[in-house]
RNA sequence: AACGCGCUCCGGGGUCAGUGAAAAUCUGUACCGGCGGUAUAGUCCGCGACCCGCUCGAGUCUCAGCAGUGAGAGUCGGGCGGCUGAACUGGUGUGAUUCCAGUACCGACGGUUAAAGUCCGGAUACGAGGCAGCGCGCG
Numbered sequence: 001a002a003c004g005c006g007c008u009c010c011g012g013g014g015u016c017a018g019u020g021a022a023a024a025u026c027u028g029u030a031c032c033g034g035c036g037g038u039a040u041a042g043u044c045c046g047c048g049a050c051c052c053g054c055u056c057g058a059g060u061c062u063c064a065g066c067a068g069u070g071a072g073a074g075u076c077g078g079g080c081g082g083c084u085g086a087a088c089u090g091g092u093g094u095g096a097u098u099c100c101a102g103u104a105c106c107g108a109c110g111g112u113u114a115a116a117g118u119c120c121g122g123a124u125a126c127g128a129g130g131c132a133g134c135g136c137g138c139g
Base pairs, nucleotide, nucleotide: 003137004136005135006134007133008132009130010129016028017027018026030118031117032107033106034047035046036045037044042105043104051082052081053080054079055078056077057076058075060073061072062071063070064069087103088102089101090100091099109121110120111119
């Protein structure tokens, strides 16, 4: 140096106009793109967030019982599983569905005077992860 463990820090972007009683939601137009891998990726492979199920732990409430205890509800945390959108053509090259050129496409849940990738909210949350830092171990 590398590796292991612990702690800390970091860790998501984006609009205007028209119509209308009402739309940052419709129509038109514009804009945005988490993490790891791989020839540089929103669309390849895998992962994360949301949601659902099972399970374990903690503690709370309700009901039943004289009691040990049993049954139910929801909360927090861990583990496992499910669900989870969308790209082609040409060019260069040893190598690219990643670069260049062209034309497309996609975007959780709840809310809203009117349907949301872009507004508000859960969320000052969670988070894949980080050739960020520190400590200890190993060597």